[in-house]
Context: one part of a larger RNA
C1' cells in the first nucleotide's frame, strides 16, 4: 500500500446494501423456539333442536329430568412428527475432511410405479368413578370402557429358507432358472346411492418388487509442528470355527500361528473442526476459515441403553459426579454451545420487538394450527457505496485576525449584498409491487347406474407482518447539516510569539542548553473528509 467480525481518541446529516460475543464449551432470572389429527377411539363440557315425563298453570308456557340428533371444544388411549429446522467448535491429526463417473457385503418411514390381498376372532387398558398415601412432585388399589392400541386363528400373489438345474471360469466363486416342509399379513374411517340386504367413490391398512431420496460401510491420493519423541504393538498381525451387525470386518469369543508398524518418521508431545473459499501479491507463494453454503463433533460433565424406518436422541429416558433452586426435612427438581435478555469475565460485540402476507417444515382430506426456521422492523459510522451541507454574480479587494522592511502583504470572492435552485433532512396529500398455480364460491366437460368424491377447463372472490413504508404529487425556506490529522526529512504543506537540554516531541533519522519552518499556543498551508487519527493483526 491493501485488509479487518476490529478495539480506542476527536468528531457526526441522511440513505441502501451488509455485518456484529473473536473472551467464560462460564453461570442462567422470565417468556417463548414442536406441535398437530374429533374424517382412529371411548368420555366429558357447552349449545341448538326433537321426543318424552313429573311439577306450576284454565290455557299458551314455564321449570326440571332422561333419551336422540347435530354443533363447538378437548382431559386421555392411539397416529404422525419430534433424528429436520436452529446453535457452538469442547474435543478430533482421524477415512474427521476434500477428491476419484473408486469399491460393496447394506439399509431406507413419507412420495413415485407396479403386482396381490383387507377374512373371521378374543382379552386387556388409560380416561372416568370410588377409596387410600404424600407438603409437594407423585403413588397405589378395586371396579368398568372403547379403537385404526394389542393377540391368537385362516388365506400366502408374495418374501425367508434346505437344496437342484444351466452358462462363465483353474479355482473359491459368479449370473440365472427352479424351488418341498416350515416360518411371515392386515383396520377402518369419511361420504354417495338402497327400508334394508348391498353397490359404490375417497383416504387409509397389509405382504411384495422396483424408483428416487436419505443413511452406513471400504479403499487409493491430498492438506500443521515437533528427532531436546527412535523404536512401538499381546485382540497386537493373520488363519479356523462359531457369535453379533442392515452388512463386511478381531466388531467380539475359542483355538492355532507368530506375526504387524517404522527415518518415504512409526509411537510420542504441542496445536487444530475439514473444505468452497477469505486476505494479500505481477505472480509463484504466504497467512486465514468471520458471515453464506457443504460436511463432521458436541448439547452441565462422564457412562448407558430404550423407542423408532432412522438418535445411542440440544429443549427424550436411566445411572453417577459437580452446581443450583424448593421442602412440612420425609423427599423432589432443573441444564439458553435455540431466539432476545441478565450477571459475570473482557479492550470489545445489539431489542427480554412485528409476523405467519411470502418461502420452506410437521400434522391434518380440509378448513386450520403450530413454526424466535424464516421474512421484517430495531440498536452501533462496524464495513462498503451513493448524496447532501448550497448555485451564479459580487473588490471600496470592507471590518477583524495574522504579518511587516510600517510602504504593504495575506485570509480573500472568502465575507456582506444582489439574483437563483429545492437533492437530502421538515411538511401536506395521494400511494404500491411482493399474491397466486394457494383457498372460497359459481359453472362446464369427463369417470360412474347416479351424486358426492377425482381430475380438468373457465368466472367471480378472499388473504399483507414490512407499511401508510417505497415512490410520487404539492409546500415554506438557505434555512437544519464538518470535521479529523498533518506542515525538519523520508512526505504534500511556513511564519509569529512563549519554554530555555526545562516543559516536551518522536515510525526511523532524530528535535529541545535564549533567535526552536521537530515543543505548547495562533496565524496560514497541505491531505482526507461524515469522517479523520492511534494502536493491534496479516501480506
Nucleotide at each position: 500500500g491493501a485488509a479487518c467480525g476490529a478495539a480506542c481518541g476527536c468528531u457526526g446529516g441522511c440513505g441502501g446494501c451488509g455485518u456484529g460475543g473473536a473472551u467464560a464449551a462460564g453461570a442462567c432470572a422470565u417468556g417463548c423456539a414442536a406441535g398437530u389429527c374429533g374424517a382412529a377411539c371411548g368420555g366429558g363440557a357447552c349449545a341448538a333442536c326433537a321426543u318424552u315425563u313429573g311439577u306450576a298453570g284454565c290455557a299458551a308456557u314455564a321449570u326440571a329430568g332422561a333419551u336422540g340428533u347435530u354443533g363447538u371444544u378437548u382431559a386421555g388411549u392411539g397416529g404422525c412428527g419430534a433424528a429436520c429446522g436452529g446453535g457452538u467448535g469442547c474435543g478430533u491429526a482421524a477415512c474427521a475432511c476434500g477428491u476419484g463417473g473408486g469399491g460393496a457385503a447394506u439399509c431406507u418411514g413419507c412420495c413415485g410405479a407396479g403386482a396381490a390381498g383387507u377374512g373371521g376372532g378374543g382379552g386387556a387398558u388409560a380416561g372416568c368413578u370410588c377409596g387410600c398415601c404424600g407438603a409437594a412432585a407423585g403413588g397405589c388399589g378395586a371396579a368398568u370402557u372403547a379403537a385404526u392400541a394389542c393377540c391368537g386363528c385362516a388365506u400366502g400373489u408374495g418374501a425367508u429358507c434346505a437344496g437342484g438345474g444351466a452358462a462363465g471360469a483353474c479355482a473359491u466363486c459368479u449370473u440365472u432358472c427352479c424351488g418341498a416342509c416350515a416360518u411371515c399379513a392386515a383396520a377402518g374411517c369419511c361420504g354417495g346411492g338402497g327400508c334394508a340386504a348391498c353397490c359404490u367413490g375417497g383416504c387409509g391398512c397389509u405382504u411384495c418388487u422396483u424408483g428416487a431420496u436419505g443413511a452406513u460401510c471400504c479403499c487409493g491420493c491430498g492438506g500443521c509442528c515437533u528427532a531436546u519423541c527412535a523404536g512401538c504393538u499381546a485382540g497386537u498381525u493373520g488363519g479356523u470355527g462359531a457369535g453379533g451387525u442392515a452388512a463386511c470386518g478381531g466388531c467380539c469369543c475359542a483355538c492355532c500361528a507368530a506375526g504387524g508398524c517404522g527415518a518415504u518418521g512409526a509411537c510420542g508431545g504441542g496445536u487444530a473442526g475439514c473444505u468452497g473459499g477469505u486476505c494479500u501479491g505481477a505472480g509463484a507463494g504466504g497467512a486465514c476459515g468471520a458471515c453464506c453454503a457443504g460436511u463432521c463433533a458436541c448439547a452441565c460433565u462422564g457412562g448407558a441403553a430404550c423407542u423408532g424406518a432412522g438418535a445411542c436422541a440440544c429443549g427424550g429416558u436411566c445411572c453417577a459426579g459437580a452446581c443450583a433452586c424448593c421442602u412440612a426435612c420425609g423427599g423432589g427438581u432443573g441444564g439458553c454451545a435455540g431466539c432476545a435478555g441478565u450477571c459475570g469475565a473482557g479492550a470489545a460485540u445489539u431489542u427480554u420487538u412485528c409476523u405467519c402476507a411470502a418461502u420452506g417444515g410437521g400434522g391434518g382430506c380440509a378448513a386450520c394450527c403450530c413454526u424466535g426456521a424464516a421474512g421484517g422492523a430495531g440498536c452501533g459510522a462496524c464495513g462498503c457505496c451513493g448524496c447532501g451541507u448550497g448555485g451564479a454574480g459580487g473588490a471600496u479587494g470592507a471590518a477583524g485576525g495574522c504579518u511587516u522592511u510600517c510602504g504593504g502583504g495575506u485570509u480573500g470572492u472568502a465575507a456582506a449584498c444582489u439574483c437563483c435552485u429545492g437533492u437530502c433532512a421538515u411538511u401536506u396529500g395521494a400511494g404500491a409491487a411482493c399474491a397466486a398455480u394457494g383457498c372460497c364460491c359459481c359453472g362446464g366437460a369427463u369417470u360412474u347406474a347416479a351424486c358426492u368424491g377425482g381430475u380438468u377447463c373457465g368466472g367471480g372472490g378472499u388473504u399483507g407482518a414490512u407499511a401508510g413504508u417505497a415512490u410520487c404529487a404539492g409546500a415554506a425556506g438557505a434555512g437544519g447539516a464538518a470535521g479529523g490529522g498533518a506542515c525538519g526529512g523520508c512526505u504534500a504543506a511556513c511564519u509569529c510569539u512563549g519554554u530555555g537540554c526545562c516543559a516536551g516531541c518522536a515510525g526511523c533519522c532524530g528535535c529541545g542548553g535564549u533567535a526552536a519552518u521537530a515543543c505548547a499556543g495562533a496565524g496560514g498551508u497541505c491531505c482526507c473528509g461524515a469522517g479523520c487519527g492511534u494502536u493491534g493483526u496479516u501480506c
Overview
The part of an RNA shown here (small-subunit ribosomal RNA, 5' domain) has 539 nucleotides and comes from an uncultured bacterium. The coordinates come from a structure-prediction model, not an experiment, and the mean pLDDT is 82. The RNAcentral record of the full RNA draws on ENA and SILVA.